[in-house]
Molecule: transfer RNA
Organism: Elusimicrobiales bacterium
RNA sequence: GCCCCCAUAGCUCAACGGAUAGAGCUACCGCCUUCUAAGCGGUCGAUCGAGGUUCGAUUCCCCGUGGGGGUA
Numbered sequence: 001g002c003c004c005c006c007a008u009a010g011c012u013c014a015a016c017g018g019a020u021a022g023a024g025c026u027a028c029c030g031c032c033u034u035c036u037a038a039g040c041g042g043u044c045g046a047u048c049g050a051g052g053u054u055c056g057a058u059u060c061c062c063c064g065u066g067g068g069g070g071u072a
Stems, first nucleotide, its partner, number of pairs: 001071007010025004018055001027043005048064002051061002
C1' cells in the first nucleotide's frame, strides 16, 4: 500500500429500518445491619466525526478518524 473486522454509559455487552436506545458491573442515594460486607429498592450516565438514502437511521451507503487482524 491493499483486504477484512470493530467503534453505543466510567467498564463489559445488547438493540428486523419503527416503543422513552436496554442489561450487568461501577458510582451515588435509600432500606436492612450494632458497624462493615452481602442482600433489596431507586437515581445519574452513551450511539467516534461529517455528509447521503428514507416518512423514519444505533442499524443501510459514502468520506474521514481511531483500534484490531490478514497479506508481499